[in-house]
Molecule: small-subunit ribosomal RNA
Organism: uncultured bacterium
RNA sequence: AGAGUUUGAUCCUGGCUCAGGAUGAACGCUAGCGGCAGGCCUAAUACAUGCAAGUCGAACGGUAAGGCUCUAACUUGUUAGAGCACACGAGUGGCGCACGGGUGCGUAACGCGUAUGCAACCUACCUGUAACAGGGGAAUAGCCCUUUGAAAGAAGGAUUAAUACCCCAUAAUGUUUUUGAGAGGCAUCUCUCAAUUCCUAAAACUCCGGUGGUUACAGAUGGGCAUGCGUGACAUUAGUUUGUUGGUGAGGUAAAAGCUCACCAAGACUUCGAUGUCUAGGGGGUCUGAGAGGAUGAUCCCCCACACUGGUACUGAGACACGGACCAGACUCCUACGGGAGGCAGCAGUAAGGAAUAUUGGGCAAUGGGCGAAAGCCUGACCCAGCUAUGCCGCGUGCAGGAUGACAGCUCUAGUAGUUGUAAACUGCUUUUAUACGGGAAGAAAAGCACCUACGUGUAGGUGUCUGACGGUACCGUAAGAAUAAGGACCGGCUAACUCCGUGCCAGCAGCCGCGGUAAUACGGAGGGUCCAAGCGUUAUCCGGAUUCAUUGGGUUUAAAGGGUGUGUAGGCGGAAAGGUCAGUCAGUGGUGAAAUCCUGCAGCUUAACUGUAGAACUGCCAUUGAUACUUCCUUUCUUGAGUCUAGUUGAAGUGAGCGGAAUGUGUCAUGUAGCGGUGAAAUGCAUAGAUAUGACACAGAACACCGAUUGCGAAGGCAGCUCGCUAAGCUAGUACUGACGCUGAGGCACGAAAGCGUGGGUAGCAAACAGGAUUAGAUACCCUGGUAGUCCACGCCGUAAACGAUGAGCACUGGACGUCCGGAGGGUUCGACCCUUCUGGGUGUCUCAGCUAACGCAUUAAGUGCUCCGCCUGGGGAGUACGGUCGCAAGACUAAAACUCAAAGGAAUUGACGGGGGCCCGCACAAGCGGUGGAACAUGUGGUUUAAUUCGAUGCAACGCGAAGAACCUUACCUGGUCUUGACAUCCUCGGACCGCUUCAGAGAUGAAGUUUCCUCUUCGGAGGCCGAGUGACAGGUGCUGCAUGGCUGUCGUCAGCUCGUGUCGUGAGAUGUUGGGUUAAGUCCCGCAACGAGCGCAACCCCUACCCUUAAUUGCCAUCGGGUUAUGCCGGGCACUUUAGGGGGACUGCCGGUGACAAGCCGGAGGAGGGUGGGGAUGACGUCAAGUCCUCAUGGCCUUUAUGACCAGGGCUACACACGUGUUACAAUGGGAGUUACAGAGGGAAGCUAAGCCGCGAGGCCAUGCCAAUCCCAGAAAAACUUUCUCAGUUCGGAUCGCAGUCUGCAACUCGACUGCGUGAAGCUGGAAUCGCUAGUAAUCGCGGAUCAGCACGCCGCGGUGAAUACGUUCCCGGGCCUUGUACACACCGCCCGUCACACCAUGGGAGCCGACAAGGGCAGAAGUCGCCGAGCUAACCUUCGGGAAGCAGGCGCCCAAGCUGUUGUUGACGACUGGGGUGAAGUCGUAACAAGGUAACC
Repeated sequence: AGAGUUUGAUCCUGGCUCAGGAUGAACGCUAGCGGCAGGCCUAAUACAUGCAAGUCGAACGGUAAGGCUCUAACUUGUUAGAGCACACGAGUGGCGCACGGGUGCGUAACGCGUAUGCAACCUACCUGUAACAGGGGAAUAGCCCUUUGAAAGAAGGAUUAAUACCCCAUAAUGUUUUUGAGAGGCAUCUCUCAAUUCCUAAAACUCCGGUGGUUACAGAUGGGCAUGCGUGACAUUAGUUUGUUGGUGAGGUAAAAGCUCACCAAGACUUCGAUGUCUAGGGGGUCUGAGAGGAUGAUCCCCCACACUGGUACUGAGACACGGACCAGACUCCUACGGGAGGCAGCAGUAAGGAAUAUUGGGCAAUGGGCGAAAGCCUGACCCAGCUAUGCCGCGUGCAGGAUGACAGCUCUAGUAGUUGUAAACUGCUUUUAUACGGGAAGAAAAGCACCUACGUGUAGGUGUCUGACGGUACCGUAAGAAUAAGGACCGGCUAACUCCGUGCCAGCAGCCGCGGUAAUACGGAGGGUCCAAGCGUUAUCCGGAUUCAUUGGGUUUAAAGGGUGUGUAGGCGGAAAGGUCAGUCAGUGGUGAAAUCCUGCAGCUUAACUGUAGAACUGCCAUUGAUACUUCCUUUCUUGAGUCUAGUUGAAGUGAGCGGAAUGUGUCAUGUAGCGGUGAAAUGCAUAGAUAUGACACAGAACACCGAUUGCGAAGGCAGCUCGCUAAGCUAGUACUGACGCUGAGGCACGAAAGCGUGGGUAGCAAACAGGAUUAGAUACCCUGGUAGUCCACGCCGUAAACGAUGAGCACUGGACGUCCGGAGGGUUCGACCCUUCUGGGUGUCUCAGCUAACGCAUUAAGUGCUCCGCCUGGGGAGUACGGUCGCAAGACUAAAACUCAAAGGAAUUGACGGGGGCCCGCACAAGCGGUGGAACAUGUGGUUUAAUUCGAUGCAACGCGAAGAACCUUACCUGGUCUUGACAUCCUCGGACCGCUUCAGAGAUGAAGUUUCCUCUUCGGAGGCCGAGUGACAGGUGCUGCAUGGCUGUCGUCAGCUCGUGUCGUGAGAUGUUGGGUUAAGUCCCGCAACGAGCGCAACCCCUACCCUUAAUUGCCAUCGGGUUAUGCCGGGCACUUUAGGGGGACUGCCGGUGACAAGCCGGAGGAGGGUGGGGAUGACGUCAAGUCCUCAUGGCCUUUAUGACCAGGGCUACACACGUGUUACAAUGGGAGUUACAGAGGGAAGCUAAGCCGCGAGGCCAUGCCAAUCCCAGAAAAACUUUCUCAGUUCGGAUCGCAGUCUGCAACUCGACUGCGUGAAGCUGGAAUCGCUAGUAAUCGCGGAUCAGCACGCCGCGGUGAAUACGUUCCCGGGCCUUGUACACACCGCCCGUCACACCAUGGGAGCCGACAAGGGCAGAAGUCGCCGAGCUAACCUUCGGGAAGCAGGCGCCCAAGCUGUUGUUGACGACUGGGGUGAAGUCGUAACAAGGUAACC
């Protein structure tokens, strides 16, 4: 310090998630030791038991227990008695119990923090100073007795003490009253001094040293009160308050004060957030963070609050009191039922709750506290121990050597191998720790006691002695022996670490993205590895990362976000000059900022954690002294901001009134006749009762053509015929006046399109709703015909819009260019107007710099650079919704959440793809033609069905006469049956033998049995090899699966013209450029231009065939000339001239001419030429697409099978047949059929072959026999054609299916299931619906011939030649393709994406008749305890008394206040709730298709 995640990719916005640190933690697995620390976060729930506050006999009366001494009795260890300067129960009295310890309920508060003040206060014990302590008195507890009660306890009588209580005396620097002087301060005042007046004190004990007591002043300590500032959330809490705010007087308190009361006044608080509701102890600090901050408030320290709940006071220096009191309430316990007792939020502990938190331990040895003179007692404070990996820190589980790199595991290989791994074994060494034994602390110094020294009886010092819970602990030593000691998580990316097996969208994982559907580094196991380590992970929470609430440090055209507009209040900000002030600001100084913590230095525990000590720091607050630039404030000026004025000028600015013409509709009249109207096409509608059309007249309402514009005006909404009245505004020029009067603007107020609402008018046209007609699968729409609200006017509401420039207002600054509107000034011109031109001010536009921006873009009218103020935003959905409130007649508007859910949603731009977007172009794509298919019969393939099997594959184009260039057996993979198991086939090993062949028998055959024959080759003589048989196990075998694991091959887009790269440049980037543009081409073909320049794969060419010529060669080909021969034939000699054959060349290149084009590329025409513009045809298939096809050609990973999914055999099947489709053949006839005659090819094939001639057969064919290894012989007579003749339009002399009979050929074998022949039979079919296919020239069409496969089988396929057309205007449309451009919410890419209802399941939530709680407020009743006040006839020890009584007090009564309680009301909030509303989520449901392309009616508000 960042990373992952939206996309095909990119940049941005933006959320979610992760890596870090931390914890009073919990859970899972694991665990050797020690040190230091921590340990009920939940139920402030209830508590059994024990302990946690006593002490003093040196205050007192005393003597229940104990000890000691003495005496007595005897049961010689007991009882009784007495005493003790031993001690002490209970009691009086003093001090303490208000500390220490616990908890965090309440509290949003002067509670806390910080800083001040008290001139408005108190302070026991302690310290200092000064003074004092005289004399009397009356009781009372205890003890004793009586009564009562179950108990707790209570009542009465008698008697008694005090440092308990009372009276008198003394008394001021105290208290009260009055007066004077001085000083000080802060308004009331305070202090000091002097005088005056009133009131008030004491306690004893004693060892005689002292301790204690009273008063006053002061100190110290501790508290009380007041104040400034700081210290949560919510405005869906906006008004609150009656002792309330203030005054006077009184009361009250330690003390100020409405603290309380009476009266008077009507104030006080509040948008700088009162009041209310919810939440919460505060701080030092802690965690995190670079910091600013954020979160937090366990342990330790300070403060506060509380002590079962609520109330109350008493005592006291101090409490309204945790282990005190009274009352009320709830709960628990005891009870004799009458009545009583209690309060662990002290330490342990129990129950409960909970994920979860310890021992009913030891000790006062230390530190500290209470009492005491002290010894001492008490002390669950504290010190220790126990439990606990809860955390931090430290140590260990060994170290060194050791390679046959052991065994084994795992992984891999054809094989070697690799890894665990120096790891182990083994050798040597060490002994921390653990174990055993032994030694053994510091913490202890005081006080006390004893002694000594100094001075001064007591202090100070010294010596000795006494005291340790922890603990025989820490620590040290010795012994033996590697001996006693390693796990957890993770290994797809983030994120360090990889393989095998299992599983097969299952089981499961997951922090986010996401893994898993048969080869999972992501699940589970294993091996290996990585990271930490006595721990490791998970979960929870906080901070960080998150600049993701942004002060530091964000934004707002389009991502979330500018208020619809103005006016203006508070507030914020504010021009120039001078002077003053010093509040802000800055500097110095002082005080404070507790300690601990953090940081730094040093030191102590072996180190560290931990601790000690010193420093720094505590960024704060207060005070004080200065500075004065800026800001505030005050004063005085100024004119440039702002405004006023004068003169012009501009405009659809507003408002009221009047006027106008065109159009439309209606009415009347007239002309006139059959339609009008409307649409894509129609229909509804109107019309013979006369429409539409035309003419005239009249009426009505609404809107204002042309001008008119990229124009103008207005704050916005908005504003348009003309004229007038009223009103407002801007601008220009002038520079007379005021003198900062300004800008912005939360609330407030006003205006505010359309629609809508109310009342009353008006209504021509248009037109929601509605009706009808169409369209459609439907059509509650789009289209058409009608048509009501409404649109219009007046008045009043509503207050919203994509109210948009999606851009708040104001001011200032920062480059150019070109328009336009309204002013002004100058120049030219002109009689003038106009016009031209220059400058200047204001508005309104376009383009482009700098700059900015994620980009698009903005760019003096900023989205640039700055300042001021306001509004608004913080992931998507839920939702601008619910609830509440305000407004409204309503509709609704404004304000405005949460639960839940997702990991995205989004902006801009890029590349593609797509569009019922556009432009350009091409193709038998359409069109123009010719011939077909679709109808018939048959052939063939497919689907389906059937079957034991009908083997398998191919399935839009691009499967379907396809794999298959040929299924009777074989093929053959399928089925049935019969057989084999190292196998039909390969290699290795062992043994035996030649093998082959032949014969017989059984069997459907495979096979089995029997017989016959018997080794061969080489040799170094050891043996090796070949063939056959048998055996053994390694293995063979598989047309079994996966073409979605693959190679190879192939199809298709497409023979379409495209696809890319290097360098450079542009862009943040994806990418772009090049490759686009202008022409041109069959072509990314070429030319030109150009931030591109080049290059590659494609195109073209090079290759083959064909068309012309030349040359070479000349047999089997050819025959012009010469010769021979034949009825005839190159038949023969001969020749190669020609044809031909096959080698090599030439030829064609837009080369030439003309035109055109841009002087180009090229195009058009022409000449020549066999051929003319790639001449025709072929081969050749770029980057890629379709998970296209093929595991059944072959190869191959993985899986499966192994007496079977392998192998052999026989028979069957692949040939089935209601049907559907594809591809073909033959036809339907006269351009034809039949018969006869006569011509003309090319290319092939031939030895298990082609076969001549001859003979036989009607024929298929047969017999015999010849030639040919083929330019020689054969297949082989080409057919259409031509000529002659017949048929004459019919199911025929068309057509030939089907069937019967008889044959031929091939073949072991034609039944299932071959082809052909002859005779007979003679079906459908008379040109084919919707639809659809091929073809642009030697092509279509038509005619025959050959070949492969093959024993045989061809209507298929592949080739060959013969005859030989028609048409193309053209590119609107259909299909496919190419380029450019545009839109996009698509990228699996339109077979895309996606919306809403309904149905089902689940989840949270709103409403809801009601019902049940909780809390709060105020009203009424009630009124315990208690303070205070009044009364006090009853009662009473201290003092006085005249002895009667008085004073004083008590009980008691009454009153005010008041807790609980009762009652009824209201508010807030929560739970439940029949039913109901929408919302969210869910793999494949239903209906439509709203949006994204012009989304098929542009979309949206």